[in-house]
RNA sequence: GAAUCUGGGAGAGACUGAUCUAUCAGCGCCGAAGGGGAAUGCGAAAACUCUCAGGCAAAAGGACCGGAUUUG
Numbered sequence: 001g002a003a004u005c006u007g008g009g010a011g012a013g014a015c016u017g018a019u020c021u022a023u024c025a026g027c028g029c030c031g032a033a034g035g036g037g038a039a040u041g042c043g044a045a046a047a048c049u050c051u052c053a054g055g056c057a058a059a060a061g062g063a064c065c066g067g068a069u070u071u072g
Base pairs, nucleotide, nucleotide: 001071002070003069004068005067006066007065008064013027015026016025017024018023028056029055030054034052035050036049037048
């Protein structure tokens, strides 16, 4: 450095209609999977920025942090 398991883990309409449990459409929003972007020149990014994707009760996911195990 990588993998697996595990604990914590934010934000934003449980809006309206159709439909009947799972989606679709409309409008309004969020940024912490992923992805894209850049300043006078060159180079490198981000927790910056865009909102394509994703998300906006719960579930699932979730950057990031901690613990254990294995391995280079």
Molecule: Glycine riboswitch aptamer
Organism: marine sediment metagenome